A computed fold for an 87-nucleotide RNA from Synergistaceae bacterium UBA4066, annotated as c-di-GMP-I riboswitch aptamer. Lineage of the source: Bacteria > Synergistota > Synergistia > Synergistales > Synergistaceae. Its mean pLDDT, the model's own confidence on a scale to 100, is 84. Its Rfam family is "c-di-GMP-I riboswitch aptamer". About the family: GEMM was predicted in a large-scale screen for bacterial structured RNA regulatory elements.
RNA sequence: AAAAGUUAAAGGCAAAACCGUCGAGAGGCAGCGACCCAAAGCCACGGGUCCCAGACCCGGAAGGGUUAGGACAGCCGGGUUGCCCUA
Numbered sequence: 001a002a003a004a005g006u007u008a009a010a011g012g013c014a015a016a017a018c019c020g021u022c023g024a025g026a027g028g029c030a031g032c033g034a035c036c037c038a039a040a041g042c043c044a045c046g047g048g049u050c051c052c053a054g055a056c057c058c059g060g061a062a063g064g065g066u067u068a069g070g071a072c073a074g075c076c077g078g079g080u081u082g083c084c085c086u087a
Stems, first nucleotide, its partner, number of pairs: 005084001012037001018031001020029003035074001041080003045077003048072004054067005
């Protein structure tokens, strides 16, 4: 340095539930909480999943469909940065 990640050590993250708040919603943020994670750091680039206030279409209505757009990096792949160093 590369590859790897085992009952090491140090440090990190924080699922569900609950609570507050923002949002139409998916969901975000904060608190609490640890199910987990060796990139569960970052980037929506490819695939995937989810949402539909607005717009368009159908409908007498209730409602339904499509979609600009949005969300998820803890769904998979890719890109990029990075801790430990044989337990």